[in-house]
RNA sequence: CUCUUAUAAAGAGCGGCUGAGGGAAGUGCCCUAUGAAGCCCGGCAACCAUCACAAAAGUGAAAAGGUGCCAAAUCACCCAAAGAUUUUAUCUUUGAAAGAUGAGAG
Numbered sequence: 001c002u003c004u005u006a007u008a009a010a011g012a013g014c015g016g017c018u019g020a021g022g023g024a025a026g027u028g029c030c031c032u033a034u035g036a037a038g039c040c041c042g043g044c045a046a047c048c049a050u051c052a053c054a055a056a057a058g059u060g061a062a063a064a065g066g067u068g069c070c071a072a073a074u075c076a077c078c079c080a081a082a083g084a085u086u087u088u089a090u091c092u093u094u095g096a097a098a099g100a101u102g103a104g105a106g
Stems, first nucleotide, its partner, number of pairs: 001106007013041001015040003021031003026077003042070003047066002050061004074098001079095007
């Protein structure tokens, strides 16, 4: 980097250093000197691993290990279908695409 698969409206600091950006991309809308990103500490969760039960599927426990995460639904839309309405734009629902993370494979 590619493929497969699972998940996502819950949860998480009034700390330290530092000092201007950040929310993937496009459009929008936001966050930010009342401190962005980053690092440290802290925390949340429970994917893998661990433990118990089970033939298995699975259920539960714990949080020492490997990850992950800690504004807003994956911030919303952006594509398709169906539906509604003041009818060519808005709204609702479902799905897809894309992205994220885990696990597995190449």
SAM riboswitch aptamer (S box leader), 106 nucleotides, folded computationally. Its mean pLDDT, the model's own confidence on a scale to 100, is 84. Its Rfam family is "SAM riboswitch aptamer (S box leader)". From the family's description: The SAM riboswitch is found upstream of a number of genes which code for proteins involved in methionine or cysteine biosynthesis in Gram-positive bacteria.